This is a predicted structure of a 76-nucleotide RNA (transfer RNA) from a Deltaproteobacteria bacterium. Lineage of the source: Bacteria > Pseudomonadati > Myxococcota > Myxococcia. It matches the Rfam family "tRNA". Its mean pLDDT, the model's own confidence on a scale to 100, is 82.
RNA sequence: GCGCCUGUAGCUCAGUGGAUAGAGCAUCGGCCUCCGAAGCCGAGGGUCAGAGGUUCAAAUCCUCUCAGGCGCGCCA
Numbered sequence: 001g002c003g004c005c006u007g008u009a010g011c012u013c014a015g016u017g018g019a020u021a022g023a024g025c026a027u028c029g030g031c032c033u034c035c036g037a038a039g040c041c042g043a044g045g046g047u048c049a050g051a052g053g054u055u056c057a058a059a060u061c062c063u064c065u066c067a068g069g070c071g072c073g074c075c076a
């Protein structure tokens, strides 16, 4: 340099065009307990990597950029 893959909550991930984006764990509050842990109930937490485009409608499709990974190539 070229090609491919990944980027969604603090972490790990789901969501392949349709209304207001979800789960588990974690965090916080409550219940329970002598106190904790465990368990149960509830709550908070999101520029969906960034920008632009297509569309009535985009996390999802297209283009560019950024970050990470893999493969190939070039130089030495």
Base pairs, nucleotide, nucleotide: 001072002071003070004069005068006067007066010025011024012023013022018056027043028042029041030040031039049065050064051063052062053061